[in-house]
RNA sequence: GAUAAAGGCAAACCCGGCGAAAGCCGGGGGCGCAAAGCCAUGGGUCUAACGCCAUCGAAGGAUGGCCACGAUCGCCAGGUUACCGAA
Repeated sequence: GAUAAAGGCAAACCCGGCGAAAGCCGGGGGCGCAAAGCCAUGGGUCUAACGCCAUCGAAGGAUGGCCACGAUCGCCAGGUUACCGAA
């Protein structure tokens, strides 16, 4: 980063599976992407099982609030690796 070439990845949605959830994995499918390759390092965002607090309850438990140790790299930044080679 181009009306180039060779390719690559794969949104939503559907099916199957895992998970408490967010979400992830596989198959199909293509919204798009010049790193939409990889890394959770900084920020943001999502979920709240466990834990804590409160309320109800005889209790088991239920509801609400807070909270990542969970998740998101296709949210931003950063790090790192990589195909081609016009202007």